[in-house]
């Protein structure tokens, strides 16, 4: 510094399901495991997506709320192993 053996140790948890929270996307606990080598963190990095609210249109669309980091880059951090 490089890389993740169809590998290990260890770790996290998609649908869904109980309970709470929220107007709604959607978060939280617990149980469950599709999958993840950063599925750790940053939504004031940019782009996307989603809610919802105002504004306009023939329409394609603008603004703002609030979310999603397990959509993409992208920035910070880091365990373990290999290999230099």
């Nucleotide at each position: 510094a490089u890389u993740g053996a169809u590998a290990a140790a260890g770790g996290c948890a998609a649908a869904c399901c109980c309970g709470g929270c929220g107007a709604a996307a959607g978060c939280c606990u617990g149980g469950g495991a599709c999958g993840c080598a950063a599925a750790g963190c940053c939504a004031c990095a940019g782009g996307g997506c989603c809610u919802u609210c105002c504004g306009g249109u023939u329409a394609g669309u603008g603004g703002g709320u609030g979310g999603c980091a397990g959509c993409c880059u992208g920035g910070c951090u880091a365990c373990c192993g290999a290999u230099g």